The RNA shown here (Bacterial RNase P class A) has 357 nucleotides and comes from Candidatus Solibacter sp.
[in-house]
């Protein structure tokens, strides 16, 4: 320099004129300030908050699942071991893992295949008995090496061995068991024993560990019309029944036009409502993730829901020009996450190729 992989940041500027939302001050009509995201989406996880439910424990149900660490938690981060894919001769670089348990138990492996897991033999090899047209056939026994079936066939490779064949026997792999050495641990390393027992699959059921109560800012709380219920006290000269045989008088009880005061809910306002696991800078711990100490800032808080229109100059890309275009997106109680969208620009770090010194 040139090719590849990986991480990070940025993600239009600046000035003016008119508008919108909140906050100050103010001679009250004016002046100042503040005003989206890196994902403000998706709502997929976690938790701060509130109401509701709850003695404590257990059963069911769901969720996470290799180790160690980080965190307020998390299925998120960092480190690290095992597998695994790519690139290289290596050494190692980068991406991927539902990466606890199949020796607790049940139970299940289509098709094809003797046989899918107590086993077992289609063709085939081996030894023999009888037939024979001398090709071969057909009875009994041995075998599992070599063919065929399948996604998957009872260790694997060589050699000895055998009628032929086989962990029969040996070496090396592998697989189990002990010991031993490194690591907190997952995990490894080596040595010794054992011919070998134990296919798959837990994204079947289940067994272990561990974690979870249940709705959600339209939670929730507080003021409180106007109709129309609902209670409480007043109620008359009105009605109604009752006391006297009647009626008039009187008395007594019910009823409620009325008046007045309570209480519930609605509209409607107010709080919740933004100073916090905030940010920013220096610094120590720490491989890192984070964590801590010490300075400094305050940076939307709207609710039929504000953030916006123009114009000018300048960056950017297409275009010879004229001109056009400037990604992906718009908070709604708030934090960490993860996932998915994003024009185009900067910066860095690991690999491999060339070059000069």
């Nucleotide at each position: 320099g040139c090719u590849g992989c990986c991480g990070g940041a940025c993600g239009g500027g600046u000035a003016g004129u008119c508008g919108c939302u909140c906050c100050c001050a103010u001679u009250u009509u004016u002046g100042g300030g503040a005003g989206a995201g890196g994902a403000a989406a998706g709502u997929c996880c976690g938790g701060u908050c509130u109401c509701c439910a709850u003695a404590g424990g257990g059963c069911a149900g769901c969720g996470u699942g290799c180790c160690g660490g980080c965190u307020a938690a998390c299925g998120g981060c960092c480190g690290g071991g095992c597998g695994g894919a790519u690139c290289g001769c290596a050494g190692g670089a980068u991406c991927c893992g539902a990466c606890g348990g199949a020796u607790a138990g049940u139970g299940c492996c289509a098709c094809a295949g003797a046989a899918a897991a107590u086993a077992u033999a289609c063709c085939g090899c081996c030894u023999u008995g009888c037939c024979u047209u001398c090709g071969g056939g057909u009875g009994a026994g041995g075998u599992a090496a070599g063919g065929g079936u399948g996604a998957a066939a009872u260790g694997g490779u060589g050699c000895g061995g055998u009628a032929a064949g086989a962990g029969c026997g040996c070496a090396c792999c592998g697989c189990g068991g002990c010991a031993g050495g490194a690591g907190u641990a997952a995990u490894u390393c080596u040595g010794c024993c054992g011919g070998c027992a134990g296919g798959g699959a837990a994204a079947a059921c289940c067994c272990c560990a561990c974690g979870c109560g249940g709705a959600g800012c339209a939670a929730g709380a507080c003021c409180a019309a106007a109709u129309a219920g609902g209670g409480g006290a007043g109620g008359a000269g009105g009605a109604g029944c009752g006391g006297c045989c009647c009626g008039c008088u009187c008395c007594g009880c019910u009823u409620a036009a009325c008046u007045u005061c309570c209480g519930g809910g609605u509209a409607g306002g107010u709080c919740g409502c933004u100073a916090g696991a905030a940010c920013c800078g220096u610094u120590c711990a720490g491989u890192a993730a984070u964590g801590g100490a010490c300075g400094g800032u305050c940076c939307a808080g709207a609710u039929g829901a504000a953030u916006g229109a123009c114009u000018a100059c300048c960056g950017c890309c297409c275009g010879c020009a004229a001109g056009g275009g400037u990604a992906c997106a718009g908070g709604a109680a708030c934090c960490g996450g993860c996932u998915u969208a994003u024009a185009g620009u900067c910066c860095g770090g690991c690999a491999g190729c060339u070059g000069a010194u």
The source organism's lineage runs through Bacteria, Pseudomonadati, Terriglobia, Bryobacterales and Candidatus Solibacter. The model forms 92% of the base pairs in the Rfam consensus. Its mean pLDDT, the model's own confidence on a scale to 100, is 78.